The RNA shown here (transfer RNA) has 76 nucleotides and comes from a Planctomycetota bacterium. It matches the Rfam family "tRNA". Rfam classes the family as a transfer RNA. The RNAcentral record of the sequence draws on ENA.
[in-house]
RNA sequence: GGGCUGGUAGCUCAGCUGGUAGAGCAUCUGAAUGGCAUUCAGAAGGUCAGGGGUUCGAUUCCCCUCCAGUCCACCA
Repeated sequence: GGGCUGGUAGCUCAGCUGGUAGAGCAUCUGAAUGGCAUUCAGAAGGUCAGGGGUUCGAUUCCCCUCCAGUCCACCA
C1' cells in the first nucleotide's frame, strides 16, 4: 500500500426488505424480608465511529476519512 470483517446504552451484543433504536448484565427507585442476599415491577441512560451524498424519510444504500482485527503485497 491492497483485500475482507467489525465500530449501535457503562459492558457484551441484536436490529431481517430504508419507515418511532432494542435485549441481557450493570446503575437508580419501589414492593416482598426484622435486615442483607435474592426475586419481582418500573425508571434513567444513545451525535448508531466522523463527514458528505441519494431519498419524503438512512443504523440500514453510495463516497471519503479515522480506529480495531485478519490476510496479502512491499522493504531489509